[in-house]
RNA sequence: CUCUGACAAAGGCAACCGACGGGCGACCGUCGCACGCAAAGCCGCGGAUCUCUCUGUGAGAGACUGCCGGGCUACCGGA
Repeated sequence: CUCUGACAAAGGCAACCGACGGGCGACCGUCGCACGCAAAGCCGCGGAUCUCUCUGUGAGAGACUGCCGGGCUACCGGA
């Protein structure tokens, strides 16, 4: 540096749900919980899905990366 994730070790994140709050909404934030995750770290770049507006076989604005793909970075072990 590349590939890889069996046995580990040190750790990390946090689904669903609940409480409180924000948003027209999709959804988001904090706390609790722990379904799970070797990138469940970061980027809405491409697709998919969802929301709002126009009222059109379409356009614009958003949401979501724990839906799929891609890009960047990274602990430990093995080859």